Model confidence (mean pLDDT): 81 of 100. The part of an RNA shown here (small-subunit ribosomal RNA, 3' major domain) has 476 nucleotides and comes from a Blastocatellia bacterium. The sequence was found in a public genome assembly. It matches the Rfam family "Bacterial small subunit ribosomal RNA". The source organism's lineage runs through Bacteria, Pseudomonadati, Acidobacteriota and Blastocatellia.
[in-house]
Context: one part of a larger RNA
């Protein structure tokens, strides 16, 4: 003075009830582990590893393996000396900056010899290189305990000292937020506000946007309009400020009016002192060690994509609140000139064929669920869509090992999942697309946006975690 208890008290949170919806069962797509392997580089491991690094493994990437080749090196500096760049038949090699006949010779100054510049090649030294080891030497960053409400310090004052006290106590709070009281007065890191974005309005601005009057048009299309919507800058707004009860005349709590918003409005961003020798030496930096015709660096091929099998994480279903054709409507928010690419045309269909228009509130790229009508009528089916065959498209030197995509054909398991477990209190859950980073190409991941849009919270007994006081202890 702490930590711990199947001690107490009070308190808190999808913790638990109440409730929606899943996993766990198929069958697929990822990740791991084990197994194989020349090799399946290498890291992460309970929450807090396992659709993690990795915003995207066909080469490359790559760090592995095989095999060749190089040895002051693949960068980069200084550089004797040569040459202006440079271009090149042939020949070897899987492959290369390998050999290489032969061709070619800048710009300024200067008669010229030369000089002085740019640029290439380059000898010799000197600094080389490591994705090799130790994250238990480190820096840096980063997860967690957790947006928990906490962690501390000066004076003082008590104690012989560790130490106490402040920071306990009565009330409240999301909150050590706040009022009281008290040998404590103060004060700092934390909370909160200050930032950002969303919901209201107001000014001020009106093209490319937007149309209420008033012509016009196939169409906001022109012509006007500055009202709306909207975009975008400054600003007002919300503080328990007001009324009532209630309470200790406090703090603050319950209702109520106003109001577009009400008691932090909704959400992000922002993590005190600590903990885990928590995680990265493979973003980077770095001490020590170890390596220097190799553990360095480069070329082709492989592998990182294997597969009895076990886990984790989704996709996509098992159907009727549904699948099928057909018609038909309404978003955001990005993003785009090595590009997105329209009307048209050709194709079943992925696409192709042409190039209008866009350096974008202007052109483009742009919804699906849902809503009308039809059908199917309960079934391994018109459910499912895995696998397998053919034949194709695109991207790229290159799709065999190993992309995507599309057409016919084929129709496998699966009729809602055992113990057991998750996540969610509101525009949330579930469900529907759509978009962006990576990116030639390649998303069921992962970041965002929008559309439809529930249900339930008596209550804190119990499970998990946490905070605060107090108690016991053979722990520190």
């Nucleotide at each position: 003075u702490g930590a711990c208890g199947g001690g107490g008290a009070c308190c808190c949170g999808c913790a638990c009830a109440a409730g929606c919806g899943g996993u766990g069962g198929a069958g697929c797509a990822u990740g791991u582990g084990g197994u194989u392997u020349a090799a399946u580089u290498c890291g992460a491991c309970g929450c807090a590893a396992c659709g993690c690094g990795a915003a995207g493994a066909a080469c490359c990437u790559u760090a592995c393996c095989u095999a060749g080749g190089c040895u002051a090196g693949a960068a980069u500096g200084u550089g004797a000396g040569g040459g202006a760049a440079g271009a090149a038949a042939g020949g070897g090699u899987a492959a290369u900056u390998c050999c290489g006949a032969u061709c070619g010779u800048c710009u300024g100054g200067g008669a010229a010899a030369c000089c002085a510049g740019a640029c290439c090649c380059a000898a010799a030294a000197c600094a080389a290189g490591g994705u090799g080891c130790u994250g238990c030497a480190u820096g840096g960053c980063u997860g967690u305990c957790g947006u928990c409400a906490g962690c501390u310090c000066g004076u003082g004052u008590c104690g012989u000292g560790a130490g106490a006290u402040g920071u306990u106590g009565g009330g409240u709070u999301a909150a050590g937020u706040c009022c009281c009281g008290c040998a404590a007065c103060g004060a700092g890191c934390g909370c909160a506000a200050c930032c950002c974005u969303u919901a209201u309005c107001a000014a001020c601005a009106g093209u490319u946007g937007c149309c209420a009057u008033c012509a016009u048009u196939a169409a906001g299309u022109u012509g006007g309009g500055a009202a709306c919507u909207c975009u975008g800058u400054u600003g007002a707004g919300a503080c328990u400020g007001c009324c009532g009860u209630u309470g200790a005349u406090a703090a603050a709590a319950c209702g109520g009016a106003g109001g577009a918003a009400g008691g932090u409005g909704g959400g992000g961003a922002c993590g005190a002192u600590g903990u885990c020798a928590a995680g990265u030496c493979a973003u980077c930096a770095u001490g020590g060690c170890c390596u220097u015709u190799a553990u360095g660096c480069u070329u082709a091929g492989g592998g990182c994509u294997a597969c009895a099998c076990a886990c984790g994480u989704g996709c996509u279903a098992c159907a009727a609140u549904g699948g099928a054709u057909g018609g038909u409507a309404c978003a955001a928010a990005a993003c785009g000139u090595c590009g997105c690419g329209a009307u048209c045309c050709c194709g079943u269909g992925a696409g192709g064929g042409g190039g209008a228009g866009c350096u974008a509130a202007u052109c483009g790229c742009u919804a699906a669920a849902a809503c009308c009508a039809u059908u199917c009528u309960c079934a391994g089916u018109u459910c499912g869509g895995a696998u397998u065959g053919a034949a194709g498209u695109c991207u790229g030197c290159a799709a065999c090992u190993c992309g995507a995509c599309u057409u016919c054909a084929u129709g496998a398991a699966g009729u809602u999942g055992g113990a057991a477990u998750c996540g969610c209190u509101a525009g949330u859950a579930a469900u529907c697309g759509c978009a962006g980073a990576u990116c030639a190409g390649c998303a069921u991941g992962c970041u965002g946006c929008g559309g439809u849009g529930a249900a339930u919270a008596c209550g804190u007994u119990c499970c998990c975690g946490g905070g605060u006081c107090u108690u016991g202890u053979a722990c520190a």